[in-house]
RNA sequence: GCCUCUGUAGCUUAGUGGUGGAGCACACGCUUGGUAAGCGUGAGGUCGCGAGUUCAAUUCUCGCCAGAGGCU
Numbered sequence: 001g002c003c004u005c006u007g008u009a010g011c012u013u014a015g016u017g018g019u020g021g022a023g024c025a026c027a028c029g030c031u032u033g034g035u036a037a038g039c040g041u042g043a044g045g046u047c048g049c050g051a052g053u054u055c056a057a058u059u060c061u062c063g064c065c066a067g068a069g070g071c072u
Base pairs, nucleotide, nucleotide: 001071002070003069004068005067006066007065010024011023012022013021018055026042027041028040029039030038048064049063050062051061052060
């Protein structure tokens, strides 16, 4: 220099165009003599950044950024 893949909550991740989910973690409550465990409730996401297509984009296209792998 070129090619491929990945980027979603604090972490691990699901989601093939129509209001973004789960587990763990976190907060509160129940329970306990107390803690842990268990149960219940809740908060937390401008879906890496920007542009384009579309009535509508996490999803499709392009550029950029970051990471992983490969070729020379």
A computed fold for a 72-nucleotide RNA from a Candidatus Woesearchaeota archaeon, annotated as transfer RNA. The prediction has a mean pLDDT of 83. Rfam family: tRNA. About the family: Transfer RNA (tRNA) molecules are approximately 80 nucleotides in length. Rfam classes the family as a transfer RNA.